Predicted 3D model of a 103-nucleotide RNA (SAM riboswitch aptamer (S box leader)) from an uncultured Chloroflexota bacterium. It matches the Rfam family "SAM riboswitch aptamer (S box leader)". Rfam's curators write: The SAM riboswitch is found upstream of a number of genes which code for proteins involved in methionine or cysteine biosynthesis in Gram-positive bacteria. Its family is annotated with regulation of gene expression in the Gene Ontology.

[in-house]
RNA sequence: CUCUUAUGAAGAGCGGUUGAGGGAACGGCCCUUUGAAACCGCGGCAACCUCCACUUUGUGGGAAGGUGCCAAGUCCGUCGGCAGUAUUGCUGGCAGAUAAGAG
Numbered sequence: 001c002u003c004u005u006a007u008g009a010a011g012a013g014c015g016g017u018u019g020a021g022g023g024a025a026c027g028g029c030c031c032u033u034u035g036a037a038a039c040c041g042c043g044g045c046a047a048c049c050u051c052c053a054c055u056u057u058g059u060g061g062g063a064a065g066g067u068g069c070c071a072a073g074u075c076c077g078u079c080g081g082c083a084g085u086a087u088u089g090c091u092g093g094c095a096g097a098u099a100a101g102a103g
Base pairs, nucleotide, nucleotide: 001103002102003101004100005099006098007097013042014041015040016039017038021031022030023029025078026077027076028075043070044069045068048066049065050062051061052060053059054058074095079092080091081090082089083088
């Protein structure tokens, strides 16, 4: 990097260094010098892998270890479908994210 499968209306931040960007792309709309992003320390959330028990395609419990995450529904939309006069609402897909496995 590619492929397969699963998941996404929930949840969880302080300090230090530093100093202008960040929210994948595009459009929108936001966040940000009352300090962005990054790095470091500590803390937390969750429970994919994992661990334990049992009545073992499962259920319940845990969080030592491997990841992940800690503004906004994946922030909203992008291509379609349905409903509506319409603002809009619902829904399938695409894309992207994370995990586990494979190449």